Model confidence (mean pLDDT): 83 of 100. Predicted 3D model of a 475-nucleotide part of an RNA (small-subunit ribosomal RNA, 3' major domain) from a metagenome.
Context: one part of a larger RNA
RNA sequence: UGACGGGGGCCCGCACAAGCGGAGGAGCAUGUGGUUUAAUUCGAUGAUACGCGAGGAACCUUACCCGGGCUUGAAAGUUAUGGAAUGAUGUGGAAACAUGUCAGUCAGCAAUGACCAGAAACUAGGUGCUGCAUGGCUGUCGUCAGCUCGUGCCGUGAGGUGUUAGGUUAAGUCCUGCAACGAGCGCAACCCCUAUCAUUAGUUGCCAUCAGGUAAAGCUGGGGACUCUAGUGAGACUGCCCGCGCAAGCGGUGAGGAAGGUGGGGAUGACGUCAAGUCAUCACGGCCCUUACGUCCGGGGCUACACACGUGCUACAAUGGCAGGUACAAUGGGCAGCUACAUGGCAACAUGAUGCUAAUCUCCAAAGCCUGUCUCAGUUCGGAUUGAGGUCUGCAACUCGACCUCAUGAAGCUGGAUUCGCUAGUAAUCGUACAUCAGCAAUGAUACGGUGAAUACGUUCCCGGGCCUUGUACA
Numbered sequence: 001u002g003a004c005g006g007g008g009g010c011c012c013g014c015a016c017a018a019g020c021g022g023a024g025g026a027g028c029a030u031g032u033g034g035u036u037u038a039a040u041u042c043g044a045u046g047a048u049a050c051g052c053g054a055g056g057a058a059c060c061u062u063a064c065c066c067g068g069g070c071u072u073g074a075a076a077g078u079u080a081u082g083g084a085a086u087g088a089u090g091u092g093g094a095a096a097c098a099u100g101u102c103a104g105u106c107a108g109c110a111a112u113g114a115c116c117a118g119a120a121a122c123u124a125g126g127u128g129c130u131g132c133a134u135g136g137c138u139g140u141c142g143u144c145a146g147c148u149c150g151u152g153c154c155g156u157g158a159g160g161u162g163u164u165a166g167g168u169u170a171a172g173u174c175c176u177g178c179a180a181c182g183a184g185c186g187c188a189a190c191c192c193c194u195a196u197c198a199u200u201a202g203u204u205g206c207c208a209u210c211a212g213g214u215a216a217a218g219c220u221g222g223g224g225a226c227u228c229u230a231g232u233g234a235g236a237c238u239g240c241c242c243g244c245g246c247a248a249g250c251g252g253u254g255a256g257g258a259a260g261g262u263g264g265g266g267a268u269g270a271c272g273u274c275a276a277g278u279c280a281u282c283a284c285g286g287c288c289c290u291u292a293c294g295u296c297c298g299g300g301g302c303u304a305c306a307c308a309c310g311u312g313c314u315a316c317a318a319u320g321g322c323a324g325g326u327a328c329a330a331u332g333g334g335c336a337g338c339u340a341c342a343u344g345g346c347a348a349c350a351u352g353a354u355g356c357u358a359a360u361c362u363c364c365a366a367a368g369c370c371u372g373u374c375u376c377a378g379u380u381c382g383g384a385u386u387g388a389g390g391u392c393u394g395c396a397a398c399u400c401g402a403c404c405u406c407a408u409g410a411a412g413c414u415g416g417a418u419u420c421g422c423u424a425g426u427a428a429u430c431g432u433a434c435a436u437c438a439g440c441a442a443u444g445a446u447a448c449g450g451u452g453a454a455u456a457c458g459u460u461c462c463c464g465g466g467c468c469u470u471g472u473a474c475a
Base pairs, nucleotide, nucleotide: 001475002474003472004471005470007469008468009467010466011465012464013463015459016458019422020421021420022419023418026314027313028312029311030310031309032308033307034305035304042053043052064300065299066298067297068296069295070294076123077122078121079120081117082116083115086103087102088101089100090099091098092097106113107112125289126288128287129286130285134283135282136278137277138276139274141272146185147184148183149182150181151180152161153160154159165176166175167174191266192265193264194263196234197233198232199231200230201229202228206223207222210221211220212219237260240254241252242251243250244249303441316415320374321373322372323371324370325369326368332363333362334361337356338355341352342351343350344349381412386407387406388405389404390403391402392401428451429450430449431448432447433446
């Protein structure tokens, strides 16, 4: 100087407390461990692995296993040589591949060019190893308020001072003082979205006024008022008032205001820590393989199952289930795509047909509300499991897809110790969209809106962190 302390002081955080809803018990989905296996490819492992890489494993993917092939190679570059390319059709084969037949005979005057085959040679190739050789990227402490430098001063020196102290703040934020005076990286602000208003613009959006028109409908003429769209600007700064204070600032059921003291949210992550993670995104040093650790194909596996754990979904019901009627979003997506409408089918869906490369057409709500029924029961709760019949995608649903219908109708009556999230348009609850994608194991991820709470006395305690101080046989 640090680090540590079941030392001290001060302070903060859904850290505790106060509340609300969960997990831990059940069934299923999914990931992991373990076991099994020819293979169950590899990585991630306290917090910071475990619905993680994977934003989609039937083939492909695919890296694994079994079997069958190739060896300058599946792809790319350079150089001989030969041939147009290509199309049709055989044989063997699971395919890859091997081997035939027929047609065809390119452009250009030429040199040559494009394409195909191809000996040999030089480059190849490797998801093989090392993340403890590395770059890049990332997690975490932590959006915590810290981390440093120049000059000066102090100290033999390591170092100290500044950065401590007294206040204050979300903040090393600011103020006052001071052997310090300044400065940098962080904080804040500048950026984006959102809440209000003005203005510009008015189609595909809107419809107050006028007119037409319909069974109805901005449907039509028309209009720019309103909503909205998307550009520009205004607006919030403790600016004003009162009280306290030297000041910074704090308090106020203050005024004004759509918004008040960082208005709400996002992006943004200092010096560094964990030899943290990744050689399997990519790049790269070294090592290793080269008729194989490369590469092509068929099939299988990654989906196994005495078991253990994590994350979720669905429930155990009456604030509910079922049936009928009826209302209101936002974000997004759409060309072999979204599909209105009609018809068939109980339905998944099919057939026909129309609009839309979209503020134009379309995908398109559910909780809610109004009726009826069920009456506390393993039930009209719950839906696992299994049987049968179908639909769709796709070369192909056996291993191993989703969906529909009928039948079946398991566990489960609120969950031990323990444990998680959340402070407001939040939790809870209800649907919707979308990337990936032929299809889908999505209950996941990422977004969007609808309905919409309770509680916070307080900082003694648990956890994590910041500053000062103290002890130390630790570095």